[in-house]
Context: one part of a larger RNA
Molecule: small-subunit ribosomal RNA, central domain
Organism: uncultured bacterium
RNA sequence: CUGGGCGUAAAGCGUGCGUAGGCGGUUCGUUAGGUCAGAUGUGAAAGCCCUGGGCUCAACCUGGGAACUGCAUUUGAAACUGGCGGACUAGAGUUUAGUAGAGGGGAGUGGAAUUUCAGGUGUAGCGGUGAAAUGCGUAGAUAUCUGAAGGAACACCAGUGGCGAAGGCGACUCCCUGGACUAGAACUGACGCUGAGGUACGAAAGCGUGGGUAGCAAACAGGAUUAGAUACCCUGGUAGUCCACGCCGUAAACGAUGUCGACUAGCCGUUGGCCCUAUUUACAGGGUUAGUGGCGCAGCUAACGCAUUAAGUCGACCGCCUGGGGAGUACGGCCGCAAGGUUAAAACUC
Numbered sequence: 001c002u003g004g005g006c007g008u009a010a011a012g013c014g015u016g017c018g019u020a021g022g023c024g025g026u027u028c029g030u031u032a033g034g035u036c037a038g039a040u041g042u043g044a045a046a047g048c049c050c051u052g053g054g055c056u057c058a059a060c061c062u063g064g065g066a067a068c069u070g071c072a073u074u075u076g077a078a079a080c081u082g083g084c085g086g087a088c089u090a091g092a093g094u095u096u097a098g099u100a101g102a103g104g105g106g107a108g109u110g111g112a113a114u115u116u117c118a119g120g121u122g123u124a125g126c127g128g129u130g131a132a133a134u135g136c137g138u139a140g141a142u143a144u145c146u147g148a149a150g151g152a153a154c155a156c157c158a159g160u161g162g163c164g165a166a167g168g169c170g171a172c173u174c175c176c177u178g179g180a181c182u183a184g185a186a187c188u189g190a191c192g193c194u195g196a197g198g199u200a201c202g203a204a205a206g207c208g209u210g211g212g213u214a215g216c217a218a219a220c221a222g223g224a225u226u227a228g229a230u231a232c233c234c235u236g237g238u239a240g241u242c243c244a245c246g247c248c249g250u251a252a253a254c255g256a257u258g259u260c261g262a263c264u265a266g267c268c269g270u271u272g273g274c275c276c277u278a279u280u281u282a283c284a285g286g287g288u289u290a291g292u293g294g295c296g297c298a299g300c301u302a303a304c305g306c307a308u309u310a311a312g313u314c315g316a317c318c319g320c321c322u323g324g325g326g327a328g329u330a331c332g333g334c335c336g337c338a339a340g341g342u343u344a345a346a347a348c349u350c
Base pairs, nucleotide, nucleotide: 003322004321005320006319007304008303012318014201015200016199017198021194022193023192025088026087027086028085029084030083031082033081034080035077036076037075038074039073040072041071042070049065050064051063052062053061054060091191092188093187094186095185096183097182098181099180103177104176105175106174107173108172109171110154115149116148117147118146119145120144121143125136126135162169163168206247207246208245209244210243211242215241216240220236221235222234223233258317259316260315261314262313263312266295267294268293269292270291271290272289273288274287275286276285277284299306300305323350324349325348332343333342334341335340
């Protein structure tokens, strides 16, 4: 150096972008680094191997050969690979016209509901539970009507529907902005894939500063339950939840399935395009394409199951695993205001 693996047994980085590196379409010419062939030199001796000889044999000793798979120089070959040059369009991209969308950021607006406040009506209860009590209420509650304030979230539409790399995104309008898909033509001409480091984004909770606070609600208080009840249930209730800016960088960040490409029976649904056909052009049928679901053959799988959205058959590149516990811990480094994160052992033990 070489193995076998990674949906559920250990194992896919949370996700993108991208540096080095690795890998890379068709064709012509050239070169000769890799590659292949020849020659020369060298590759000490001993040993190993082959074949003789000497001790009665053997071990042992000894002659010869081969080998020493290597290196250097040199002469060639040119298929593959690399370098250089030319050309191409099937990969990739640009332009044009369209399409769908909770994709992102900012500003403004709206209605329902909860709560509070003010006023009216009205009177003895309300609330809550398995049952109660704490709690609220004759200082007039609950209920009901009118008005006002304020914050948060957007019922129905709503759909294994849509969009986004992931996290995630759901009232309406406007402004700014990213991506995807479709059709057809023109253009560029391999500009590509992956990606160690790096960098950006990254739910919730948490942290800093300043606001905001309707509802909900860790902590906390009280009432119950109970043997006890630091809980489950009830009445309250502060951080927080919301906004701005800055940190944190983790999740069952899940499809527990890395990204890209090619190939391999079908059937049914659905979303967005395009084309064709018929027509009583509400609309239907067929084809195709990009998604998103259900089933299913071959194949795969320990089984479950997966099955053109593969876990099938292959290729490229990266990440990761190597018995359980100790332990995702200690120490050290780096990062962080902290909480902690990340990298990551060993003794010992089974």